Large-subunit ribosomal RNA, domain I from a Pseudomonadota bacterium, 492 nucleotides, folded computationally.
The prediction has a mean pLDDT of 82.
RNAcentral holds the full RNA, with entries from ENA.
[in-house]
Context: one part of a larger RNA
RNA sequence: UGCAUCUGGUGGAUGCCUUGGUGGUAAGAGGCGAUGAAAGACGUGCUACGCUGCGAUAAGCGUCGGGGAGCUGCGAAGAAGCUUUGAUCCGAUGAUCUCUGAAUGGGGAAACCCACCGCGUAUGCGGUAUUUUGAACUGAAUACAUAGGUUCAAGAAGCGAACCUCGGGAACUGAAAUAUCUAAGUACCGAGAGGAAAGGAAAUCACAGAGACUCCCUUAGUAGUGACGAGCGAACAGGGACUAGGCCAAUGGUUAUAAAAUAAAAACUGGAAUGCUUUGGAAAAGGCAGCCAUAGUGGGUGAUAGCCCCGUACAGGUAAAAAGUUUUAUAAUCUUCGAGUAGGGCGGGACACGUGAAAUCCUGUCUGAAUAUGGGGCGACCACGCUCCAAGCCUAAGUACUCCUUACCAACCGAUAGUGAACUAGUACCGUGAGGGAAAGGUUAAAAGAACCCCGGCAAGGGGAGUGAAAUAGACCUGAAACCGGAUGCAU
Numbered sequence: 001u002g003c004a005u006c007u008g009g010u011g012g013a014u015g016c017c018u019u020g021g022u023g024g025u026a027a028g029a030g031g032c033g034a035u036g037a038a039a040g041a042c043g044u045g046c047u048a049c050g051c052u053g054c055g056a057u058a059a060g061c062g063u064c065g066g067g068g069a070g071c072u073g074c075g076a077a078g079a080a081g082c083u084u085u086g087a088u089c090c091g092a093u094g095a096u097c098u099c100u101g102a103a104u105g106g107g108g109a110a111a112c113c114c115a116c117c118g119c120g121u122a123u124g125c126g127g128u129a130u131u132u133u134g135a136a137c138u139g140a141a142u143a144c145a146u147a148g149g150u151u152c153a154a155g156a157a158g159c160g161a162a163c164c165u166c167g168g169g170a171a172c173u174g175a176a177a178u179a180u181c182u183a184a185g186u187a188c189c190g191a192g193a194g195g196a197a198a199g200g201a202a203a204u205c206a207c208a209g210a211g212a213c214u215c216c217c218u219u220a221g222u223a224g225u226g227a228c229g230a231g232c233g234a235a236c237a238g239g240g241a242c243u244a245g246g247c248c249a250a251u252g253g254u255u256a257u258a259a260a261a262u263a264a265a266a267a268c269u270g271g272a273a274u275g276c277u278u279u280g281g282a283a284a285a286g287g288c289a290g291c292c293a294u295a296g297u298g299g300g301u302g303a304u305a306g307c308c309c310c311g312u313a314c315a316g317g318u319a320a321a322a323a324g325u326u327u328u329a330u331a332a333u334c335u336u337c338g339a340g341u342a343g344g345g346c347g348g349g350a351c352a353c354g355u356g357a358a359a360u361c362c363u364g365u366c367u368g369a370a371u372a373u374g375g376g377g378c379g380a381c382c383a384c385g386c387u388c389c390a391a392g393c394c395u396a397a398g399u400a401c402u403c404c405u406u407a408c409c410a411a412c413c414g415a416u417a418g419u420g421a422a423c424u425a426g427u428a429c430c431g432u433g434a435g436g437g438a439a440a441g442g443u444u445a446a447a448a449g450a451a452c453c454c455c456g457g458c459a460a461g462g463g464g465a466g467u468g469a470a471a472u473a474g475a476c477c478u479g480a481a482a483c484c485g486g487a488u489g490c491a492u
Base pairs, nucleotide, nucleotide: 001491002490003489004488005487006486007485008484009483015477016442017441020413021412022410023409024408025407026406027405028404029402030401031159032158039100040099041098042055043054044053046078049075050074051073061094062093063092064091065090066089070082071081072080105114106113107112115128116127117126118125119124130156131155132154133153134152135151136150137149138148163194164192165191166190167189168188174181178227204210205209214241215240216239217238224232225231245394246393247392248338252334253333254332255331256330257329258328259327260326261325262324268316269315270314274289275288276287277286278285290307291306292296298310299309300308343367344366345365346364347363348362349361350360353379374389375388376387377386378385429436430435449476452464453463454462455461
């Protein structure tokens, strides 16, 4: 030095576990905000820091209810206290709620700077943004007036995951190139609303008649459309879900306020039934003998528990206030059969339909009827026939979605997985910035977390001792391999 065996170190795979995730189901909720939101800054404890809570009344204050022995949130002890005169805790409802932020007295490089007016001895309290509507008072050029000004009252604003409507609106891509076309009215931008939105009671379809709208299945990849390329792509009829019709001057709708009636509802309460023995550190395991069950879902307890604990089935429970629903009353507001409309020319757009034979719908522009003895439609157009009544308004359900709450489920994951995040995670860190973005779980049943002694530097680390079932469980489960040692044997 090599090989083999044994034994260690390093390392953190594997196994097991789960506080966290993922996807659903059923309900609920579907908003918050000038009574100052969402999001933050700074504070706040006996305590330096982080998280959580809270706001100068600052891990909290009041009232009412529940509850009944411990408590002063977590990392995380200690100190000092509170509590049967009922604490901590839970529910409901109030008070307080610094500064920033729509941020609203002015300014501003957010969490800062600087004001004025009224009241008040003072600490201080209140007011002072813009805009819309209404009212009142004033009031120019300019006589009446109007504009303007001032004040009051009511409203708006900003945020929020998706769903929705409307206004704008790409490109990559596909067409195996590319221009019409496609992607796609998608992404994205803007405006606005609601718990849904939109649509909606036929100037509709049809040729037998049907009878608002919406959604699903089917019709059907059909009829069509299309450099008839790539592609795009209906409708009628049929079957389901759900059903609802009203109004235009009054027996009305909507909103607000007041009164009355009324259901539900929190915390919470009760809640059955097991002993002995063996092994073991520990019994829930094995053995023997019982019991309950409208409860053998689930979790915990020193191994696997219906009967030990929390629960579960089942049963019960609640004041005030607020909110919901219904009815009544009052107030405000809205709405009279639809003309610059239908139709036409030009240019566009939407319809599955690319201008086509192109009906139908919308309209930038130019025009422009009739008035139920009338008018629209039935895919150029005409006739006959059939059918409907535009140019006013409202309308639940069936449908879409899930930032969020509750309960439950899973041939979903199990720490390189599952959310980026099971841990101080959108943290540390990177970037001028927009933005990017980690790693990191596990002692034990219980800290019983190793008193005391020794080596060492009053270290680190180790050796004894002790705890424990186990310490090769010692800051830790298991502990693979690569890699690095030691011992023994063999070979050189």